This is a predicted structure of a 268-nucleotide RNA (Bacterial large signal recognition particle RNA) from a Solirubrobacteraceae bacterium. Rfam family: Bacterial large signal recognition particle RNA. The family's RNA type in Rfam is non-coding RNA gene. It is recorded under the gene name ffs. The coordinates come from a structure-prediction model, not an experiment, and the mean pLDDT is 79.
RNA sequence: CCGUGCUAGGCGGGGUGCUAGCGGUGCCCUGUACCCGCAAUCCGCUCUAGCGGGGCUGAAUCCCCUCCCGAGGGGCUGGAGGCCCGAGGUCAGCGCCCCGGCUCGAGGCGGUGAUGGUUCGGUCCCGUCGCGAUGGAGAGCUGUGAACCAGGUCAGGUCCGGAAGGAAGCAGCCUUAAGCGGUGACCUCCAGGCGCGUCGGGGAUGCCGGGCCGGAGCUUCGAAACGGUGGCCGCGCCUCGGACCCGGCAACGACGGAGGGUGCACGG
Repeated sequence: CCGUGCUAGGCGGGGUGCUAGCGGUGCCCUGUACCCGCAAUCCGCUCUAGCGGGGCUGAAUCCCCUCCCGAGGGGCUGGAGGCCCGAGGUCAGCGCCCCGGCUCGAGGCGGUGAUGGUUCGGUCCCGUCGCGAUGGAGAGCUGUGAACCAGGUCAGGUCCGGAAGGAAGCAGCCUUAAGCGGUGACCUCCAGGCGCGUCGGGGAUGCCGGGCCGGAGCUUCGAAACGGUGGCCGCGCCUCGGACCCGGCAACGACGGAGGGUGCACGG
């Protein structure tokens, strides 16, 4: 140096999250680089850091180390960028709503008498009486209703009589008493946080009505401006926070590039 057969190693990596820490399942970025089982109220380990089982490759283009580049995500930090999002504040910024009177406009009522004054009533409360309604009860009407101790009629049968004819009387039927039911209207009685009215007493000045005085206003709707130590965060503004965007810092860092390093056995 070549050939054959092995072994170490390799058969993705990184970021994030979780974790005392290390991996994995998860999410993300690269990239294409075995299979099966376990695994986020986690699974398996302990600085030698996935566990268990199987397969391929295998000493170099493929393994290991260093450096360069750099996708990417995360951390810290700066800017205050915009009609981004949220919270708080502000009505003494705007806007809206509410209230008030002046003014204007359109009406209504008013000399058949407005506002107002006075007086008397009602509405309110208590009591009383009358009527009604309502509720209850009764009467009346009606149904049913007595083996015998209710009535009428009393078959059969029984008794009296020589006979004619009488007598008592069960069942049945009818009518009733007590009792048990029903009942629209009429009638009687009773009741009272039912209604209307009479009478009496009280109360109130809010509303309504009448009489008298008096003699010209009273009132509704709409609008503008004004006023209000009235209301509403609707807009604006202020503050804080978050997201996005643009940077900076120091790390991590895939793919890629450059350089270097690294076994064993046998044979030639």
The RNAcentral record of the sequence draws on ENA.